Annotation: The prediction has a mean pLDDT of 80. Small-subunit ribosomal RNA, 5' domain from an anaerobic digester metagenome, 561 nucleotides, folded computationally. The full RNA is in RNAcentral, with records from SILVA.
Context: one part of a larger RNA
RNA sequence: GGAUGAACGCUAGCGGUGUGCCUUAAGCAUGCAAGUCGAGCGCUUGUGCUUCGCACAAGGAUAACGGAUUAACGCUGAUUUUUGGACGGAUUAGUGCAGAUUCAUCUGCAAAAAUCUGUUUUUGAUUAGCGGAAAUCAGUGUCCUCGCGCGAAGCGCGAGAGCGGCAGACGGCUGAGUAACACGUAGGUAGCUACCCUUUAGCGGGGGAUAGCCCGCCGAAAGGCGGAGUAAUCCCGCAUAAUCCCCGCCUUUGGCAGGGGAAAGAGCUUAACUGCUCACUAAAGGAGGCGCCUGCGGCCUAUCAGCUUGUUGGUAGGGUAAUGGCCUACCAAGGCAAAGACGGGUAGGGGGCGUGAGAGCGUGGCCCCCCAGAAUGGGACUGAGACACGGCCCAUACACCUACGGGUGGCAGCAACUGGGAAUCUUGCGCUAUGGGCGAAAGCCUGACGCAGCGACACCGCGUGAAGGAUGAAGGCCUUCGGGUUGUAAACUUCUGUUAAAUAGCACCGGCUAACUACGUGCCAGCAGCUGCGGUAAGACGUAGGGUGCAAGCGUUAUCC
Numbered sequence: 001g002g003a004u005g006a007a008c009g010c011u012a013g014c015g016g017u018g019u020g021c022c023u024u025a026a027g028c029a030u031g032c033a034a035g036u037c038g039a040g041c042g043c044u045u046g047u048g049c050u051u052c053g054c055a056c057a058a059g060g061a062u063a064a065c066g067g068a069u070u071a072a073c074g075c076u077g078a079u080u081u082u083u084g085g086a087c088g089g090a091u092u093a094g095u096g097c098a099g100a101u102u103c104a105u106c107u108g109c110a111a112a113a114a115u116c117u118g119u120u121u122u123u124g125a126u127u128a129g130c131g132g133a134a135a136u137c138a139g140u141g142u143c144c145u146c147g148c149g150c151g152a153a154g155c156g157c158g159a160g161a162g163c164g165g166c167a168g169a170c171g172g173c174u175g176a177g178u179a180a181c182a183c184g185u186a187g188g189u190a191g192c193u194a195c196c197c198u199u200u201a202g203c204g205g206g207g208g209a210u211a212g213c214c215c216g217c218c219g220a221a222a223g224g225c226g227g228a229g230u231a232a233u234c235c236c237g238c239a240u241a242a243u244c245c246c247c248g249c250c251u252u253u254g255g256c257a258g259g260g261g262a263a264a265g266a267g268c269u270u271a272a273c274u275g276c277u278c279a280c281u282a283a284a285g286g287a288g289g290c291g292c293c294u295g296c297g298g299c300c301u302a303u304c305a306g307c308u309u310g311u312u313g314g315u316a317g318g319g320u321a322a323u324g325g326c327c328u329a330c331c332a333a334g335g336c337a338a339a340g341a342c343g344g345g346u347a348g349g350g351g352g353c354g355u356g357a358g359a360g361c362g363u364g365g366c367c368c369c370c371c372a373g374a375a376u377g378g379g380a381c382u383g384a385g386a387c388a389c390g391g392c393c394c395a396u397a398c399a400c401c402u403a404c405g406g407g408u409g410g411c412a413g414c415a416a417c418u419g420g421g422a423a424u425c426u427u428g429c430g431c432u433a434u435g436g437g438c439g440a441a442a443g444c445c446u447g448a449c450g451c452a453g454c455g456a457c458a459c460c461g462c463g464u465g466a467a468g469g470a471u472g473a474a475g476g477c478c479u480u481c482g483g484g485u486u487g488u489a490a491a492c493u494u495c496u497g498u499u500a501a502a503u504a505g506c507a508c509c510g511g512c513u514a515a516c517u518a519c520g521u522g523c524c525a526g527c528a529g530c531u532g533c534g535g536u537a538a539g540a541c542g543u544a545g546g547g548u549g550c551a552a553g554c555g556u557u558a559u560c561c
Base pairs, nucleotide, nucleotide: 001561002560003559004558006557007556008555009554010553013462014461015460016459017458018457019455020454021420026418027417030415031414032413035166036165037164040163041162043160044159045158046157047156048155049154050153051152052151053150054149056147058145059144060143061142062141064140065139067137068136069135070134073131074130075129076128077127078126079125080124084121085120086119087118088117089116090115091114092113095110096109097108098107099106100105101104173373174372175371183297184296185295186294187293188292189291191290192289193288196286197285198284199283200282201281202280204238206236207235208234214227215226216225217224218223244260245259246258248256249255250254265278266277267276268275299345300344301343306336307335308334311333312332313331314330315329316328317327318326348370349369350368351367352363353362354361355360375396376395377394378393379392398409399408400407401406426452428451429450430449434448435446436445437444438443465495466494467493468492475486476485477484478483505550506549507548508547509546510531511530512529516545517544518543519542520541526533527532
C1' cells in the first nucleotide's frame, strides 16, 4: 500500500448493487416452511337443478262405490188441536100442551135453545218409524294447479376424514465429525436406476381381504381392543408371452429343446363391434442419476518408530443391485513402515477469493460442485432411491402435560426469543416472475424464490451551489507594531435550483511523512507505530490560530498478503 462476513470512537444528506451469528453443532414460546390427485375407490355432509314416491294443506274438475246426515215429499203409527158433518149422553132455565091439587105448587110429555161431554170422520199441527229424486259431509278414487315437508335416483358445485397412487431421498440449513478414495483429477466396471425419450409386444378370465362407516368395550389424555360388514389403479391365483430368468444339448458372433415369470383401469366418444387420450405389463435401447474399484495430488508433528490376528493371501460358502475378509469355516504366514507406517494435533474438500510483477504465501464468508450431519448413540422398515432434518423403533440427557397408570417434543428451515459475545437484521408481503411437487386440466401447495424492512457493513454514483466580487471590511491569530495572515474567503450582484437538504466531518502537522507559530505545562500532566519527546522559551504534551490529507466519511484495533 492492498484486502475484510469485521468491531470500536467521532461524525453523517441521498440513491443503486451486494452483504449481515465468524462466538454455544447452546436451549428454544408462537406462527408458517410438503403436499397433491374425485379423470383410482367406497362413504359422510352442505347446497342447487331435474325426475319419481309418500304425507299434509288449499283451490278446481270428475266418476263410481258403499256409509252417514238432512230438507221437501210420500206412507204408516201415535198424540194433540181447530172447524165442519154424523150419531149420542148429561145438566140447566124458560115456553107450550096434558094431568093432579090443599089454587099454589107438583108430575109427565113435546119441540127448540144454551152449556158440558163421548164416539167417528175430515182438516191442520207436533212427534216416531219407514221410504226418499237430490244435496251435503267425510272416506275410498282419478286428474289439474300451487305451496310445504320427508325419502330415493341422477346431474352440478363444494367440504370432511379414510383406502389407493405419486411426491415426501428434491429444494432449504449447518460444518460438529472426517487426514478418508472425503475431495480434485484421470481412468475402470462386477452393478442398479422411479419419472422422461425411442422401439417391440401385450392389457383375457376369476377370486379375496381391509380401512372408512355402524355396534360394543377400555383409557384423564395420547390412543387402543373386539364384533358385523364394504369399494378400488389394494391383494392373490389362472391363462398367454419373445430378444427376459433357470437349466441342458449342438455344428458355439449362433441355433434348438425343456421349465418359469405380467398386467388395472379411468375419462371422452360411437347406435354398436369400436375409436381417442392418460394410465398399466414385459422386453430392448437412450439420457440423466447413483453405487463400487484404481493411479496421482493437496496440513503439522519423530519430544509418536515400530504397527497389524479378519490382520495379509488362498479355497468353499453366505450376503449384496454388484466386486471384495464385507461376513463365516478351513488352510497358509503373511501385510505396512524413515519416500515416515502406527500414534498425536488441527481441519469439511474443490471451483474460487485476497495479495503479489511473478513464483509464491494466506484463505475457503456470499455464489456453484461434492461430502458429512439433523438433541446424543444405535437400529432397521417402506421404497427405484434413505438407514431418511420437519418418517418409525430403542436407549440416553433435557423440557413439557398428567387423573401418577402413562404420554408428548426435537428451528444446524423462515422469522422470532433467551443465553453467549467486541459483534451480525423483520415473529413483513406475495406466489406476479423463475424453479419444484401433484394433477388430463383448471388449479392447489411452495419462508425455494421474487420483493419489501433494518444496519455507512462493503463497493459504486450524486449532492452540500455556479459565475463575478478588494475598500483586501469586521472579528480572530501572529507581529520587528510598519504590517502579515485568515482571504475571493465573507458581505454584495447575477444565475441554476426548488427541494431530502441548500450539511461537513475526521485524522494529522519532530523525522520516517504532506503540513508551524503562539500560549499553558515544567521528567508533572501527558504522547508514542519505530526513533523517541516532556526536568522554564517543547514545531513531539494540552489549547488556539494557521496548515496538510481524505471526505459522508475519517481514524483506531484485529487478521492476511

Rfam family: Bacterial small subunit ribosomal RNA.